[in-house]
RNA sequence: UCCCGACAAGGGCACACCUGUCGUGAGGCGGGGUCGCAAAGCUACGGGUCAGGCACCGCGCCUGACAGCCGGGCUACCGAA
Repeated sequence: UCCCGACAAGGGCACACCUGUCGUGAGGCGGGGUCGCAAAGCUACGGGUCAGGCACCGCGCCUGACAGCCGGGCUACCGAA
């Protein structure tokens, strides 16, 4: 340095649900919560899912959401085997 990841140390994040708020919606943000997470840090690039609109016999098109669905890219704490 790369891989790897411990009943290690110190810390971190926060599903469902409840709640305030924003949004037509998916969902976002704040508070509570703690199922889980070694990238559950960042990034919509590929796939996927979801929402709204349009179109249609059908195929589909547009705009948006999800990074805690999978993959890619970027970055990072600790150090037993």

The RNA shown here (c-di-GMP-I riboswitch aptamer) has 81 nucleotides and comes from a Gemmatimonadota bacterium. The coordinates come from a structure-prediction model, not an experiment, and the mean pLDDT is 88. It was read from a public genome assembly, where an Rfam model found it. Its Rfam family is "c-di-GMP-I riboswitch aptamer". From the family's description: GEMM was predicted in a large-scale screen for bacterial structured RNA regulatory elements.